[in-house]
Order: sequence, then structure tokens, then C1' cells
RNA sequence: GGGUGCAUAGCUCAGUCGGUCAGAGCGCCACCCUGAUAAGGUGGAGGUCCUGCGUUCGAAUCGCAGUGCACCCA
Repeated sequence: GGGUGCAUAGCUCAGUCGGUCAGAGCGCCACCCUGAUAAGGUGGAGGUCCUGCGUUCGAAUCGCAGUGCACCCA
């Protein structure tokens, strides 16, 4: 220098044939349970879906550019 993949909650990830409220597990908070803790149960908070631009009535999802990480080729 060329190519491929990935980037979504604090962490690990799903969702990627455009449209329903953006979700799960773990973690966190409150309550229940207990003599107390763990486990268990119920509820809750937490997101600019990496950034910008574009396409579209509508974008996490499509296109372009950029950034970061991993890998391949030279």
C1' cells in the first nucleotide's frame, strides 16, 4: 500500500430481507423472602445503535467517507 471482518446498555452479545416501544444474560438499584447473608422472586434505572454525510415518507439495518480494533496479502 491492497483486502476481509467487527464497532448496539457498565460487561458479553442478539437484532443486519428498512417500519411494532431497541432487546437478552450477567452486573447495578429498590422491595419481598431470611435471625442475617447467599440463593430465589417481583419491579426499576441505564442506549446519540463508533462519527459525519447521503438515499428514503421512514435508517441500528442501505450507500459513501472517516476513526478504532483484529486478521490476510504484499